[in-house]
RNA sequence: GGCCGGCAGACGUCGAAUCCCGAAGCCUCCCGAGGGCGAAGGGAACCGGGGACCCACCUUCUGGGGUGAAUCCGCCGCCACCGCGCGACGGUAGGGCAACUCCACCGCCCGAACCCGUCAGCUAACCCGGUAGACGAGAUGGAGAGGAGAU
Numbered sequence: 001g002g003c004c005g006g007c008a009g010a011c012g013u014c015g016a017a018u019c020c021c022g023a024a025g026c027c028u029c030c031c032g033a034g035g036g037c038g039a040a041g042g043g044a045a046c047c048g049g050g051g052a053c054c055c056a057c058c059u060u061c062u063g064g065g066g067u068g069a070a071u072c073c074g075c076c077g078c079c080a081c082c083g084c085g086c087g088a089c090g091g092u093a094g095g096g097c098a099a100c101u102c103c104a105c106c107g108c109c110c111g112a113a114c115c116c117g118u119c120a121g122c123u124a125a126c127c128c129g130g131u132a133g134a135c136g137a138g139a140u141g142g143a144g145a146g147g148a149g150a151u
Base pairs, nucleotide, nucleotide: 011136012135013134014133018044019043020042021041025037026036027035028034045131046130047129048128049127050126055121063119064116065115066114067113072091073090074089076087077086078085079083094110095109096108097107100144101143102142103141104140106138
């Protein structure tokens, strides 16, 4: 000096998934005070669902619906279940790529999982729930926003 891995902190990315207060408790301390952390709980902010009139739908059958970018198609295989099933592969709607935003183009990555339980169009009032996880990944051109400095 290079490569790989781990821990901690800071900053940043996707995403609603953040911030604040905080009885108990913990740390600091000989004890207390003060300070820090902080489960229960509470608040703010953000996100989602249910739910009238009007409007929409004119419905019945193979159930249907929701969160999410995460759907659909082709092909091959599997089965006490023959299915809108499961698995492999190839595409694909769609989403992400670190700089304040947008657009174009080329490229890279993802394209999961779960919930309700036969029931849900929209939806004021009203009601209910969530605030997890995964990460450190890109160039080029154009348009806009922003404001330091100089005159």
Predicted 3D model of a 151-nucleotide RNA (c-di-AMP riboswitch aptamer (ydaO/yuaA leader)) from Streptosporangium saharense. The model forms 92% of the base pairs in the Rfam consensus. Rfam family: c-di-AMP riboswitch aptamer (ydaO/yuaA leader). The literature on the family includes a 2004 paper in Proc Natl Acad Sci U S A by Barrick et al., "New RNA motifs suggest an expanded scope for riboswitches in bacterial genetic control". From the family's description: This family represents a conserved RNA structure found upstream of the ydaO and yuaA genes in Bacillus subtilis and related genes in other bacteria. The ydaO/yuaA element is thought to act as a genetic 'off' switch for the ydaO and yuaA genes in its native state. It is believed that the element may be triggered during osmotic shock leading to activation of ydaO, a predicted amino acid transporter gene, and members of the yuaA-yubG operon which code for KtrA and KtrB K+ transporters.